[in-house]
This is a predicted structure of a 349-nucleotide part of an RNA (small-subunit ribosomal RNA, central domain) from an uncultured bacterium. Rfam family: Bacterial small subunit ribosomal RNA. Its family is annotated with ribosome and structural constituent of ribosome in the Gene Ontology. The full RNA is in RNAcentral, with records from ENA.
Context: one part of a larger RNA
RNA sequence: CUGGGUGUAAAGGGCGUGUAGGCGGGCAUGCAAGCCAGAAGUGAAAUCUGGGGGCUUAACCCCCAAACUGCUUUUGGAACUGCGUGUCUUGAGUGAUGGAGAGGCAGGCGGAAUUCCCAGUGUAGCGGUGAAAUGCGUAGAUAUUGGGAGGAACACCGGUGGCGAAGGCGGCCUGCUGGACAUUAACUGACGCUGAGGCGCGAAAGCAUGGGGAGCAAACAGGAUUAGAUACCCUGGUAGUCCACGCCGUAAACGAUGAGUACCAGGUGUCGGCGGGCAGGGCCCGCCGGUGCCGCAGCUAACGCAGUAAGUAUUCCGCCUGGGGAGUACGUUCGCAAGAAUGAAACUC
Numbered sequence: 001c002u003g004g005g006u007g008u009a010a011a012g013g014g015c016g017u018g019u020a021g022g023c024g025g026g027c028a029u030g031c032a033a034g035c036c037a038g039a040a041g042u043g044a045a046a047u048c049u050g051g052g053g054g055c056u057u058a059a060c061c062c063c064c065a066a067a068c069u070g071c072u073u074u075u076g077g078a079a080c081u082g083c084g085u086g087u088c089u090u091g092a093g094u095g096a097u098g099g100a101g102a103g104g105c106a107g108g109c110g111g112a113a114u115u116c117c118c119a120g121u122g123u124a125g126c127g128g129u130g131a132a133a134u135g136c137g138u139a140g141a142u143a144u145u146g147g148g149a150g151g152a153a154c155a156c157c158g159g160u161g162g163c164g165a166a167g168g169c170g171g172c173c174u175g176c177u178g179g180a181c182a183u184u185a186a187c188u189g190a191c192g193c194u195g196a197g198g199c200g201c202g203a204a205a206g207c208a209u210g211g212g213g214a215g216c217a218a219a220c221a222g223g224a225u226u227a228g229a230u231a232c233c234c235u236g237g238u239a240g241u242c243c244a245c246g247c248c249g250u251a252a253a254c255g256a257u258g259a260g261u262a263c264c265a266g267g268u269g270u271c272g273g274c275g276g277g278c279a280g281g282g283c284c285c286g287c288c289g290g291u292g293c294c295g296c297a298g299c300u301a302a303c304g305c306a307g308u309a310a311g312u313a314u315u316c317c318g319c320c321u322g323g324g325g326a327g328u329a330c331g332u333u334c335g336c337a338a339g340a341a342u343g344a345a346a347c348u349c
Base pairs, nucleotide, nucleotide: 003321004320005319006318007303008302012317014201015200016199017198021194022193023192025088026087027086028085029084030083031082033081034080035077036076037075038074039073040072041071042070049065050064051063052062053061054060091191092188093187094186095184096183097182098181103177104176105175106174107173108172109171110154115149116148117147118146119145120144121143125136126135162169163168206247207246209244210243211242215241216240220236221235222234223233258316259315260314261313262312263311266294267293268292269291270290271289272288273287274286275285276284277283278282298305299304322349323348324347331342332341333340334339
């Protein structure tokens, strides 16, 4: 390279948007680049292959044929691809109507709880554990009542419920705003799919500047445990966790399963919407879109997957190619740094 693969064996990019490129619906018609057929020219000889012959044979040599799968020119063909023109509506999009949602951003508000402060009641303990101790408390703690401060998170509802591309999103109200879905069929008329680069988003931790700091809590200190205990348990406790603006760009970023389209038994639950029926506090039948479970065919090494495919096909992208060395070294790019991205080889089994 041709291949074969990518849920768990090596391998799906964390996710989107989109450039180039690749691929792309129905009908009619034209062109003839690809494509098909005929003809002509050329495709040196030798070699190769088939047949025949010559050296005693073979190697070797000679003759004939075939072949040289190619290129050029020309005459035709028009199914498919391509290019052009016209047209269509089912793909795609727009409009109209309607409801669902922790989708996003900003502002405001609320109650419970923890902690702290003040005051009252009250007295000797509290706290903690396997048991203890460190710790707190007669300078009045714990408990309890009233008042106040402040920060963070929002019990119940809450649900293999919902929304979002992913990360993720949960008290209530208001404003701004994105997307999806159902119904309709007025409009556009293939406007589509994928997507190397690029650009954007991206949990937690971490970084920078300023604020904030209730609880929790790396580090750290002390008490225990233990042979030891740089741990697990306990008492404390600083960064951090929170906010604003800016970086970082990683993850078991997982469904360990890329995106799109079509097709291929059933059953059952649930969420959103619509249509129809009935004896109507409701129930039944059906359709579309989500989200679960079970299961046939088929697939699979097995486990399992099974209309939300890991089935049957097809288009496009990423990635893999024995283990270690190593996600290391070097170089480069990015970053304030931490580091990230790209990413070997020797050697070894």
Model confidence (mean pLDDT): 89 of 100.